[in-house]
Context: one part of a larger RNA
């Protein structure tokens, strides 16, 4: 110096990103216990008192015994849950309702799940899934069932837009494939002609091709519906008897221009916004304001008792975290052998 442990005057978080670590609290009995609340909780709330040993004694019920509890007296220590073991507490925020689950080996969370809500598909040889198939799961189930999506207890609620995209419905019109097809056109072709051969021109039927009016489903176009479907939810100018502001008016654009609620927020750039509280001092915290760069309603909005090894802030207690270090013990390092 270091590991582990013990103690420390005065102060008591001044340490630090942060009370990290340590200290403190602690068992049992009695008293007592607030806001709030979903009436279950909160709660071991908080906050107090007692606790060893000896001796005498009470014990009701028909009786006896024991246990447990109680009463009187005494007694020792600094200390009686005498060691070990063994909750620190309070106040008001954020997020997630909760118990659960997770990155085996850097993340346990506000992430996932969840009960509940809602939309949608599916009538059973179901929908959906795996497999080329046979076959299997779903399910020896049957819509109070099964699959999928979103949301996420509970309370109060969930506004406007169907123009685009998706989905559902419609079938008049437009478009439209294979296929069919009247017709039309080319090749070949018995045969005919040119002169008798090679050759040239023409050419019935059949065969082989090209084009093709017309017929022709779904789809798309089209017409409607649909937002707890994907999604979206404006700008400029003026106006009130000080000023400021604008209930009001004008105008442009749009499918419609953000309703309730919340708001410098896990969202606020400017920003340490402004005001208040708390501190001697507060880029933090809480309560407000609203100028929301760029909240907002099941990619849910806003509240919420209980809960949380979550996260921010504060108070009490407590302490070597610190002012500011020191001392002791064991092991290591180190020195001698």
């Nucleotide at each position: 110096c270091u590991c582990u442990c013990u103690c420390u005057a005065a102060g008591g978080a001044a340490c630090u990103c942060g009370g990290c670590a340590a200290a403190a609290u602690a068992g049992c009995c009695c008293c007592g216990u607030a806001a709030c609340u979903u009436c279950g909780g909160g709660a071991g709330a908080a906050g107090g008192g007692g606790u060893g040993c000896c001796u005498c004694u009470u014990c009701a019920c028909a009786u006896c015994a024991c246990a447990a509890a109680g009463g009187g007296g005494g007694u020792c220590g600094c200390a009686g849950u005498g060691a070990c073991c063994a909750g620190g507490c309070c106040c008001g925020g954020g997020c997630g309702a909760c118990u659960g689950u997770u990155u085996a080996c850097c993340a346990a969370a506000a992430a996932c799940a969840c009960a509940g809500g809602u939309c949608u598909c599916c009538g059973c040889a179901a929908a959906g899934u795996c497999g080329u198939a046979a076959g299997a799961c779903c399910a020896u189930g049957u819509a109070u069932g099964g699959g999928g999506g979103c949301u996420g207890a509970c309370g109060c609620c969930u506004g406007c837009c169907c123009a685009g995209u998706g989905c559902c419905g419609g079938a008049a019109g437009g478009u439209c494939a294979a296929g069919g097809a009247a017709g039309u056109u080319g090749g070949u072709g018995a045969c005919c002609u040119g002169a008798u051969g090679a050759c040239a021109g023409g050419g019935g039927a059949g065969c082989c091709g090209g084009c093709g009016a017309c017929c022709g489903a779904a789809g798309c176009c089209c017409c409607g519906g649909u937002g707890a479907a994907c999604g979206g939810c404006g700008g400029c100018c003026g106006u009130a008897a000080c000023a400021a502001u604008a209930a009001c008016g004008g105008u442009c654009c749009u499918a419609a221009g953000g309703u309730a609620g919340c708001g410098a927020a896990a969202u606020u750039c400017c920003u340490u916004g402004u005001c208040g509280c708390a501190u001697a001092a507060g880029u933090a915290g809480c309560g407000a304001c609203c100028u929301g760069c760029a909240c907002g309603a099941a990619u849910g909005g806003u509240g919420u008792a209980a809960c949380g090894a979550c996260u921010g802030c504060c108070c009490c207690g407590c302490u070597g975290u610190c002012u500011c270090c020191g001392a002791c013990a064991u092991g290591g390092a180190c020195c001698c052998g």